The RNA shown here (SAM riboswitch aptamer (S box leader)) has 124 nucleotides and comes from a Chloroflexota bacterium.
It matches the Rfam family "SAM riboswitch aptamer (S box leader)". Gene Ontology term of the family: regulation of gene expression.
Lineage of the source: Bacteria > Bacillati > Chloroflexota.
Its mean pLDDT, the model's own confidence on a scale to 100, is 81.
RNA sequence: CUCUUAUCCAGAGGGGUGGAGGGACCGGCCCUAUGAAACCCCGGCAACCCGAUGUAUGACUCGCAGCGCGGCGACCAUACAAGUAGGGUGCCAAAUCCGGCAGACGUGUUCUGGAAGAUGAGAG
Numbered sequence: 001c002u003c004u005u006a007u008c009c010a011g012a013g014g015g016g017u018g019g020a021g022g023g024a025c026c027g028g029c030c031c032u033a034u035g036a037a038a039c040c041c042c043g044g045c046a047a048c049c050c051g052a053u054g055u056a057u058g059a060c061u062c063g064c065a066g067c068g069c070g071g072c073g074a075c076c077a078u079a080c081a082a083g084u085a086g087g088g089u090g091c092c093a094a095a096u097c098c099g100g101c102a103g104a105c106g107u108g109u110u111c112u113g114g115a116a117g118a119u120g121a122g123a124g
Stems, first nucleotide, its partner, number of pairs: 001124008013042005021031003025100004043092003048088003054080005061074004096116001101113004105108001
């Protein structure tokens, strides 16, 4: 970068550096010197992916000490803790800020679907 797929009306910000832009694109509309982008530190949200330790119960086998009933440990299965802790990402103005293309009828500051975009997971 391309493809597949899921989600996108919820949630969560302080500080430092910096010094004029930012909200993907276009049109709107907004944010911004009461400090934009970017970077750093700390914090948080969410739950897409991975995912324990532990505890209890139970069977084979093995090991340990033991005369033995039996005990302890390892391995395994199931249940709970719990899809939790933790890890990999992502995110922390406004619905993806709204629209863009198509359709519907209620003709709108409407509804439905799509496109585009973002993020995760998988593949190339």